[in-house]
């Protein structure tokens, strides 16, 4: 000095996951602060749930008839999430591996459009049960990245400073 890995910090970033209280134990720099537990708001997510309107699978059998009723077997079906769907190769019991696309989706650091560039296009979850849905009920308020991106136009803003 130069190269590479780690920490830490960190303007930001995906996300519904932000903000304000009580009570209790302990601690301290002891008219107050901070940790942990509990525990209540308020915002901001999501679900179940009338009328209405939507819907009402395949097969057998039953009845004087069955497109309408029942029975019995088979196929299930639904939720958060942007994360769906098609092709192709590997595997071969395969709801798995990979790879090209693609319905939505973030980001480019104030907002909207346009355009241009870079990305995601995952996973869990309920258990044969839930279309829509006014009262009304319930449940959640995490995790997880961060020195890389930090582009242009046009319109609206907002803030600093003169």
């Nucleotide at each position: 000095u130069c190269a590479u890995a780690a920490c830490a910090c960190g303007a930001g970033c995906c996300g519904a996951a932000u903000c304000c209280g009580g009570c209790g134990u302990c601690g301290c720099c002891c008219u107050g602060c901070g940790a942990c537990g509990c525990u209540g708001g308020a915002g901001c997510g999501g679900g179940g749930g009338a009328c209405c309107c939507a819907g009402g699978g395949u097969g057998a059998c039953c009845u004087a008839g069955a497109g309408c009723g029942g029975u019995c077997a088979c196929g299930g079906g639904g939720g958060c999430g942007a994360a769906u769907u098609g092709c192709c190769g590997c595997a071969u019991g395969g709801a798995g591996c990979g790879g090209c696309a693609u319905a939505g989706c973030g980001c480019g650091g104030u907002c909207u459009u346009u355009g241009c560039g870079c990305g995601c296009g995952a996973g869990c979850c309920c258990g044969u049960c839930a279309g829509c849905u006014a009262a009304c009920c319930c449940c959640g308020u995490a995790g997880g990245c961060g020195a890389a991106c930090u582009c242009a136009a046009a319109g609206a803003g907002a803030u600093c400073g003169c």